[in-house]
Small-subunit ribosomal RNA, central domain from an uncultured bacterium, 346 nucleotides, folded computationally. Its Rfam family is "Bacterial small subunit ribosomal RNA". The coordinates come from a structure-prediction model, not an experiment, and the mean pLDDT is 88.

Context: one part of a larger RNA
RNA sequence: CUGGGUGUAAAGGGCGUGUAGGCGGGAAUGUAAGUCAGAUGUGAAAUCCCAGAGCUUAACUCUGGAGCUGCAUCUGAAACUGUGUUUCUUGAGUGUCGGAGAGGAAAGCGGAAUUCCUAGUGUAGCGGUGAAAUGCGUAGAUAUUAGGAGGAACACCAGUGGCGAAGGCGGCUUUCUGGACGAUAACUGACGCUGAGGCGCGAAAGCGUGGGGAGCAAACAGGAUUAGAUACCCUGGUAGUCCACGCUGUAAACGAUGGAUGCUAGGUGUCGGGGAGCGAUCCUCGGUGCCGGAGUUAACGCACUAAGCAUCCCGCCUGGGGAGUACGGUCGCAAGGCUGAAACUC
Numbered sequence: 001c002u003g004g005g006u007g008u009a010a011a012g013g014g015c016g017u018g019u020a021g022g023c024g025g026g027a028a029u030g031u032a033a034g035u036c037a038g039a040u041g042u043g044a045a046a047u048c049c050c051a052g053a054g055c056u057u058a059a060c061u062c063u064g065g066a067g068c069u070g071c072a073u074c075u076g077a078a079a080c081u082g083u084g085u086u087u088c089u090u091g092a093g094u095g096u097c098g099g100a101g102a103g104g105a106a107a108g109c110g111g112a113a114u115u116c117c118u119a120g121u122g123u124a125g126c127g128g129u130g131a132a133a134u135g136c137g138u139a140g141a142u143a144u145u146a147g148g149a150g151g152a153a154c155a156c157c158a159g160u161g162g163c164g165a166a167g168g169c170g171g172c173u174u175u176c177u178g179g180a181c182g183a184u185a186a187c188u189g190a191c192g193c194u195g196a197g198g199c200g201c202g203a204a205a206g207c208g209u210g211g212g213g214a215g216c217a218a219a220c221a222g223g224a225u226u227a228g229a230u231a232c233c234c235u236g237g238u239a240g241u242c243c244a245c246g247c248u249g250u251a252a253a254c255g256a257u258g259g260a261u262g263c264u265a266g267g268u269g270u271c272g273g274g275g276a277g278c279g280a281u282c283c284u285c286g287g288u289g290c291c292g293g294a295g296u297u298a299a300c301g302c303a304c305u306a307a308g309c310a311u312c313c314c315g316c317c318u319g320g321g322g323a324g325u326a327c328g329g330u331c332g333c334a335a336g337g338c339u340g341a342a343a344c345u346c
Base pairs, nucleotide, nucleotide: 003318004317005316006315007300008299012314014201015200016199017198021194022193023192025088026087027086028085029084030083031082033081034080035077036076037075038074039073040072041071042070049065050064051063052062053061054060091191092188093187094186095184096183097182098181103177104176105175106174107173108172109171110154115149116148117147118146119145120144121143125136126135162169163168206247207246208245209244210243211242215241216240220236221235222234223233258313259312260311261310262309263308266291267290268289269288270287271286272285273284274283275282276281295302296301319346320345321344328339329338330337331336
């Protein structure tokens, strides 16, 4: 390179947006770049192939033929691809009407609970465990009542419910704001799909500066357990967890399943719309589950939310270890990230 693959065997980029590029709906007409046909020129000789000849044969050599898959020019064809013009509406987008939603950002508010403080009642224990002890408590704890402070999280509703591209999103109200869906068919008229690079977003932990700090809790200290116990259990407890701004850029970032479009039995639940019917109910669009047929799969399983049948585009894989290491480059404050070998070995 070609081929074959990519749910679980190696392999889908964490997710989007989009540049180049690749690919791209129906009709008419032109063109002739690709494509196809014919002609001419060229395609040195040798080599290769075919027929024959010469060395006693063969290798070898010679003669003739074919061929040299190519290039250029000319003439022609017009289905397909390209390209120009005209046109269409089903792809795509816009408008109008409508409802759903923990989608995002900011500000404000609320109640329960934990902790702490003050005061009252009250007295000897509390706490904790398998059992204990460390710890707290006669300087009055635990319990209980009232008041106050502060931080963080929002019970029930709650649902294989909803929303978001993914990460993720859950008390209530207001403001700003993104997307999807249904109905309609007024408008544009292929404006589309994908997407190497690029750019943006990206849980937790971690880092920088400044705040905040109730609970929880790496590290750490003590008590237990044990042969030991740098653990599991207990009592404490600092970073951190929270906020603002900036950085980091990774995860079993998982559906371990890239995106788009079309096609291919059914049954049943649920969420958001629409339509029909007096009604039970039925039809339909979009999402989200379960079961299951054809088909597929090594099997498990998947099965209109495909892992089925096809087309287009991208990423990635190519035996295990060495190794996501070394070196180099690049990004980062650092931690480290990205890119990413070989020797050797089985």